[in-house]
Molecule: Bacterial RNase P class A
Organism: soil metagenome
RNA sequence: AGCCGGUCGGACGGCCGCGGGCGGCUCGCCGCCUGAGGAAAGUCCGGACUCCACAGAGCAGGGCGCUGGGCAACGCCCAGUCGGGGUGACCCGAAGGAGAGUGCCACAGAAAGGACACAGCCACGACCCCGCGGUCGCGGCAACGGUGAAAUGGUGGGGUAAGAGCCCACCGGCGGUCGGGUGACCGGCCGGCCAGGUAAACCCCGCCCGGAGCAAGGUCGAACAGGGGCGGACGCCUCGGCGUCCAGGGGCUGCUCGUCCCAGGUCCCGGGUCAGACCGCACGAGGUGCCGGGCAACCGGCAUCCAAGAUGGAUGGCCGUCCCCCACCCCGCGGGUGGGGACAGAAUCCGGCUUACAGACCGGCUU
Numbered sequence: 001a002g003c004c005g006g007u008c009g010g011a012c013g014g015c016c017g018c019g020g021g022c023g024g025c026u027c028g029c030c031g032c033c034u035g036a037g038g039a040a041a042g043u044c045c046g047g048a049c050u051c052c053a054c055a056g057a058g059c060a061g062g063g064c065g066c067u068g069g070g071c072a073a074c075g076c077c078c079a080g081u082c083g084g085g086g087u088g089a090c091c092c093g094a095a096g097g098a099g100a101g102u103g104c105c106a107c108a109g110a111a112a113g114g115a116c117a118c119a120g121c122c123a124c125g126a127c128c129c130c131g132c133g134g135u136c137g138c139g140g141c142a143a144c145g146g147u148g149a150a151a152u153g154g155u156g157g158g159g160u161a162a163g164a165g166c167c168c169a170c171c172g173g174c175g176g177u178c179g180g181g182u183g184a185c186c187g188g189c190c191g192g193c194c195a196g197g198u199a200a201a202c203c204c205c206g207c208c209c210g211g212a213g214c215a216a217g218g219u220c221g222a223a224c225a226g227g228g229g230c231g232g233a234c235g236c237c238u239c240g241g242c243g244u245c246c247a248g249g250g251g252c253u254g255c256u257c258g259u260c261c262c263a264g265g266u267c268c269c270g271g272g273u274c275a276g277a278c279c280g281c282a283c284g285a286g287g288u289g290c291c292g293g294g295c296a297a298c299c300g301g302c303a304u305c306c307a308a309g310a311u312g313g314a315u316g317g318c319c320g321u322c323c324c325c326c327a328c329c330c331c332g333c334g335g336g337u338g339g340g341g342a343c344a345g346a347a348u349c350c351g352g353c354u355u356a357c358a359g360a361c362c363g364g365c366u367u
Base pairs, nucleotide, nucleotide: 001366002365003364004363005362006361007360008359010322011321012320013319014318015317016316018035019034020033021032022031023030024029025028037343041354042353044352045351046350047349048348049213050212051211052210061209062208063207064206065205066080067079068078069077070076081095082093083092084091085090096204097203101202102201103198104197105196118145120141121140122139124137125136126135127134128133153171154170155169156168157167158166174191175190176189177188178187179186180185217279218278219277220276221274222273224271226269227268228267229266230265231246232245233244234243235242236241237240248262249261250260251259252258286305287304288303289302290301291300292299293298323341324340325339326338327337328336329335330334
């Protein structure tokens, strides 16, 4: 001068105030205990849990995509492979398939794909010319020039009229084979030179995915609809009956009995509603320490700890002492004065990712 990983993110005391729990009494006060985070955040992934749906399979739709492992699961983590960057520590990668098909490849350029020949090089023929050479015709070619992000692999040599994997060596790629590795892949040998790019374009292949979400969902209560049963009151008891007394209005009838309807009472069922109460809801894929296995992520065993639970939503404010940083002053190691100490903040709970963060500290490594 850097790279990587980790920890903390003011401390103590007093007063006042707020949420939750427990206790006390003189019933509205008192006492004790407890009360945010590494990200509580974004709500971006994955799960637990709850309700609804569901035989199974497929289509559609969405997501993921090197290999092996971890995990409840993941788009996360660990270890590796390959590619790219850096002198290096190390960092980054949506990293399956372009030989299944379709599409696209701006500008420039002759040509952007089963391709091309603009400039150019060369042989032959004709003409002009003393000749060098020039023009035209017919062929060969792609080395060299030019365009482009990309043009039938690159460099060098041989070869040729000029050229060309035409031939050779090395490199790259492809195919085969042998060896190593669980695998991605790597290494050796042999072969022949056919192979443009693009899949965060359609598509193909493999794997995964039912929907909604704690205002999920459940219990209780109140008032109000609706439906059904029962005549009412009192007493007794073995709780289901018995006994006594009393009986509203209207219709069918002139009256009684009988029967129907209505009102009233009572019981049961039952619907949504109420931002009513309680549960869900704080013991869990939990934290810490030690030991063991594993390169690691992680797993196992033992011991130990219990740590907010609001619902218009608490977790705050002031003062004092100290700590850290900055500025100024007295300037003699020291002291004084003033200012500052971040980002942010639970709401069903976990595992991740991403983003924000004043400052301080620790460990390893590189040049």